[in-house]
The part of an RNA shown here (large-subunit ribosomal RNA, domain V) has 579 nucleotides and comes from a hypersaline lake metagenome. Model confidence (mean pLDDT): 80 of 100.
Context: one part of a larger RNA
Order: sequence, then C1' cells, then structure tokens
RNA sequence: CCCCCGACGGGGCGAGAAGUCCCUGUGGAGCUUCACUGCAGCCUGUCGUUGCGGAGGGGCGGGGGAUGCAGAGCGUAGGCAGGAGCGAUGAAACGGGGCCUCCGGGUCCCGUGGAUGCGGUCCUGGAACACUGCCCAUUCUCCGCCCCUCCGCUAACCUGGGGGCGACCCCGGGGACAGCGGCAGGCGGGCAGUUCGGCUGGGGCGGCACACCCCUGAAAAGAUAUCGGGGGUGCCCUAAGCUCGGCUCAGGCGGGUCAGGACUCCGCCGUAGAGUGUAAGGGCAAAAGCCGGGCUGACUGCGCCCUUGAACGCGAGGGGCGCAGGCGGGAAACCGGGGCCUAGAGAACGCUCGUGCCCCCACCAGUGGGGGCCGGGCAUGACAGAAAAGUUACCCCAGGAAUAACCGGCUCGUCGCGGGUGAGAGUCCCCAUCGACCCCGCGGUUUGGUACCCAGACGUCGUCUCUUCCCAUCCUGGCGGUGCAGCAGCCGCCAAGGGUGGGGCUGCCCGCCCAUUAAAGGGGAACGUGAGAUGGGUUCAGACCGUCGCGAGACAGGUCGGUCUCUACCUGUCGGGGG
Repeated sequence: CCCCCGACGGGGCGAGAAGUCCCUGUGGAGCUUCACUGCAGCCUGUCGUUGCGGAGGGGCGGGGGAUGCAGAGCGUAGGCAGGAGCGAUGAAACGGGGCCUCCGGGUCCCGUGGAUGCGGUCCUGGAACACUGCCCAUUCUCCGCCCCUCCGCUAACCUGGGGGCGACCCCGGGGACAGCGGCAGGCGGGCAGUUCGGCUGGGGCGGCACACCCCUGAAAAGAUAUCGGGGGUGCCCUAAGCUCGGCUCAGGCGGGUCAGGACUCCGCCGUAGAGUGUAAGGGCAAAAGCCGGGCUGACUGCGCCCUUGAACGCGAGGGGCGCAGGCGGGAAACCGGGGCCUAGAGAACGCUCGUGCCCCCACCAGUGGGGGCCGGGCAUGACAGAAAAGUUACCCCAGGAAUAACCGGCUCGUCGCGGGUGAGAGUCCCCAUCGACCCCGCGGUUUGGUACCCAGACGUCGUCUCUUCCCAUCCUGGCGGUGCAGCAGCCGCCAAGGGUGGGGCUGCCCGCCCAUUAAAGGGGAACGUGAGAUGGGUUCAGACCGUCGCGAGACAGGUCGGUCUCUACCUGUCGGGGG
C1' cells in the first nucleotide's frame, strides 16, 4: 500500500412522504351567524272548494218621516226658488198615548168633534211648515247589497264504527270550520348557493403611502420609487361673482387730544415685510389687495387646443382660445362663459325631477299611460365604479424558499470583552484600587435587523451518552505591582498540560439553595450529538377550566391524555486476519 472479516453509526445537506407549520390562489370543503341572495316550513289575511235559516251591530245606496231657538220680533225663522191661496183625502177644541226638548214648547198616532183655523198687512239683512220643489246638517224607520260578531241546521268536506266483490251505502261525531288549492304580507341557518378586497420589509393587528392638491426627495429640460419627509382636500361665497371709478398696505419716526395708552387723528419714510375665504408654492401695488356705483357672463349653441395619461393609446373630470346669439359694466379701448392660479370630484343600469322638445304605442279628436331626445338630482372615498360576514387544532388541493417560525450566512443597534482621555473617589496623590461624560475597537456565545441557501422536508427545547477545540484562566505552575510587615488579599503579565466533582427544586436552560472542595471557569463544534437513546416541555386529532366571541370557535393562558420508522451501499473510525 492492497484485499477480506467483525463492529460503531460522524458524513454522504443519508432513505422514506411534490412540508402537516407559514404565505400565495379573485382553488376547495366542513361548520357558524344579527354576511348576501334564496327555498322549504310555520303564522296571518283574502279568494275558491262553500251551502240553508235566524239574531245583533256596521257601511253604502234608495223610499218615507222628524228635528234646526243669537238679538229684534205676536214666536223655536236651516238655505234657495216658485207662490195667492191651503184645509171635508177632515180644522179648532177636548180626552188618551208615544218621541224630542234650549223646559218655553215642538211633533206624531187614536177617539170625540164638525168648520173653525192659517197666509197677505206691522217688526226683519232675509217671509211665512198656507202649499209645492230642490239642497245642507243631525236623527228615526223601512227595503236592497256588502261586511263583522253570535246562534241553529245538514248536504259539500273530514272522521269513528258497520255493510257490500265493487262503484258505494248506513249509523254516530264534527261541519261550512277544518283540510286542500291560488294570491299576498310576515317569521324563517331548518336547508341551499355564494361571498368574506388590496397595499404590506412574511401574514395578522395597526395604518392608507387605495381618488386628489402643494413643497421637498428629484441628481439645474421633462419624467421618476419606498408604510420617504412637511402639509392640505371631499368645502365655502348672491358676494367672497362681473364691470366701472376711487384708493394703498405691514411697519417705523415725529406730532396732537387725554390722567395715561399698543385705539383713533395729522405729517413724513415705506417694492410689499400687509392682504389675497381655505394647505403650500408660484403670482399680484394707479392691483389680483381695500372702498363705493351699476349689474348677474356663476350665460345659450358650436369649434379647436392643452391637461388628466412626459415621451406613447384611453373614460369621467379640469383649464385655455375662438365664432355666433342675446346681455351686463364702461365715454371708449375693452372686460365678463364664476371666485389670483394650481385640490373641493364620479360610468352604465335603475329611480326621480323639468312652464324643456315631440319621433313612437296610436287610430278622428280628447284624456291618461308608457317610451325616446336634451338637461338636473340620487353613488359607487377599495374613488375607470361586483350586490357580500365569520370560523376551521377535523381539514383538503395547487404552488412558493417570490414569504414567516429553527439552523446557517451578512450586519452588530443590543450583548460580551478591551482600549484612549482622565472629571472625580481614594486624608494628601488621576492611574495600589475604582473611574463619569466623550471617543475608538475586538468578539460573534444574547436579543434584534435582513430575507441570501433550504417548503419534490437540513426533525424543533431540555436531559443522557461520547469526542474534540478556543482562552477572554476557576484551580494547580512561573512572574510583576500594591494604599505588599507576616498570614490572607487586590490588580496585572505568561501559561490551555491536567483538573473543574456530589446533592435539593423545576420539563427545563438559567437561577436559587445545601454540604464538600485546590477549584467547583466561560464558551464553540447545525443553540455539537434523536439512521445514538429519551420524549418531561413545545406543536395535530379527545377533554376540562378561566377569558374572549351571539355563534362556529379562539388564547407565547392553565390542565389530563396522546404511534419517535430504517436489515449500513460509499466514506469515516476501532478490532482482527491475509497478501
């Protein structure tokens, strides 16, 4: 050096299973509910099946009757009109009875009675229930129809029993109810179909950087990102709009009145520091600011350009220029299609509105309805605009290392260790010892940041076992300093050869504690080590408690329970044998 045998299990990111965790998908399923939209079912109403009789009540229509009192006035005058007569189809009066009443009377019926009575004239805004017609209000009665409530009935219909081969029949009970059918309103996870947004230094929670405006970032054209920085908008105003005329602000200095004054008043200076409805930027002085006069252009129609949307397509929205019409202001030139400019905004469908237009259904006309055109309003803020809640540890699928949790990498704020300076402490004296503020490093054992390897899997805490390394040294060894007399200490330098143990508590690491000891050091090795063990913890399915949730369920809250696979091919190591 080669070969073989036995053994061990460090490596081959060993084998096994297109990761169960996490995220993504306009993927799925189970479950829940005060998600959305429905359906069954239930309740109620109504109509049909569904008929007869009676009582009471109500509504409407019709016939008849009665009642109707301000004051004045013979007196209880509802309104209007006709009207010169009405009454034997029975008056006054008397007797009996009913109703109404403002208590004065009014009115009706029956009997006796037999022609008296009433009207025109006077009072009154209005003239006679003398008579007739119509109407209003209240009320009585009758009839018809409808409705409600109650009662009775039997023949539909339902039901118990019996009979008949059967269609069906008989007896009893219920009964036009119930049941069934149509329509409508309500309740309605019982059931069904679905939805449960995006951005995001993983996701969730939070926020809105999801539509807009200003400045900056932005690198001197334009454009330009981040959950970059500083702010603002979802309006307001009939004047805060248009025009014409006039004026000049903030502030300062001087003066005046006054007890005094930053008020007010006078003079001078005053490019803008004021003001501009509202953020910021840009702009603005015989104005775009301030005051006053007259007005409504905060117009109708049409065209073009710019912007939104750089270059380079697109909606709504926004801005500008011009033509026509008819206006406002101005002597005029001119200016005016809102506001000094840049934010203050919204599609289709649907609903709705209009002294707007008139093609259609649609016929001769009228009326009504529907539709069309034009214009306005109602909203989508996830703002080029679906109609939309949760939960899953019972879960599934497709994917992702495009993206989290472990390890590793990078980084090192945090952490550990060291240095510079030396305020100060140390009686005195910075440096025996300790050392603030500030500054500079090293390490890569903490916690973070990041998301670079790994999601067709690199098993996750602790313990046991076993090996090795580092030194920033706990002991043992050799030295120096001391605020070192000695003993014992304290600080520092060299040094990793060996050692660094036993118990109690907890799943623990850590830590606390006990007794010893020369000492009971700190770390690394995929937080060394599960194809070596264990499985107490964490982190599936069961269950309980607390808390949260209406609920399904949830909880770095607690609790009991809970399947740990692999016969070693290569490499590595140890032992043995052979060449």
The RNAcentral record of the full RNA draws on SILVA.